[in-house]
RNA sequence: ACAAAGAAAAGGCAAGGCACAUGAAAGUGUGGUACGCAAAACCACCGGCCUAAGGGGUUUUCUUAUUAAGAAAGCCUACGGUAGCGGAGUCACCUCG
Numbered sequence: 001a002c003a004a005a006g007a008a009a010a011g012g013c014a015a016g017g018c019a020c021a022u023g024a025a026a027g028u029g030u031g032g033u034a035c036g037c038a039a040a041a042c043c044a045c046c047g048g049c050c051u052a053a054g055g056g057g058u059u060u061u062c063u064u065a066u067u068a069a070g071a072a073a074g075c076c077u078a079c080g081g082u083a084g085c086g087g088a089g090u091c092a093c094c095u096c097g
Stems, first nucleotide, its partner, number of pairs: 005095002012037002016033001018031005035084001041090002045087003048082003054077003059073006
């Protein structure tokens, strides 16, 4: 120096809920608390998961009408999210052993 490991010390982050803002939603940001975290630092490349504004198709119901149109519900879909769901990648404090 690097790798593994995580007893101690110095520190670090901040779940959930609350308030406000933002977004169609999932979610995100800020404030103060702390559930927890040895990468709970960064990063959407891969997988999983969440949402469906927009798009798709025409399943059901209703209305008008006889040609079809409109409305509602449901189905599919990420270019939207999630890094505190995993994996990959990058950077990094300390050292009893």